[in-house]
RNA sequence: CCCACAUAUUGGCAAACUCGUCGAAAGGCGGGGACGCAAAGCCUCCGGUCUAAGGGUCUUCGGGCCUAUUGAUAGCGGGGUUGCCGGC
Numbered sequence: 001c002c003c004a005c006a007u008a009u010u011g012g013c014a015a016a017c018u019c020g021u022c023g024a025a026a027g028g029c030g031g032g033g034a035c036g037c038a039a040a041g042c043c044u045c046c047g048g049u050c051u052a053a054g055g056g057u058c059u060u061c062g063g064g065c066c067u068a069u070u071g072a073u074a075g076c077g078g079g080g081u082u083g084c085c086g087g088c
Stems, first nucleotide, its partner, number of pairs: 012037002017032006035075001041081003045078003048073003054067005
């Protein structure tokens, strides 16, 4: 480094929903609650996706469209990094 087989405990996290709260929103935080997760621990470096306050543009002035640059998602992938258990 590659392939095959076997073994693996104590535990951990917490989707939807709901209550409260922050936020323009996406969404975040706390309580309840478990769909699931061997990194569903942490980090936006790369891609994706979501939102559009602000900005741009159009407008029948009701709004429509575009935009993450400084927003969000780590439970969308990739990557980085740390940790638990078992075997060799």
The RNA shown here (c-di-GMP-I riboswitch aptamer) has 88 nucleotides and comes from a Pseudomonadota bacterium. It was read from a public genome assembly, where an Rfam model found it.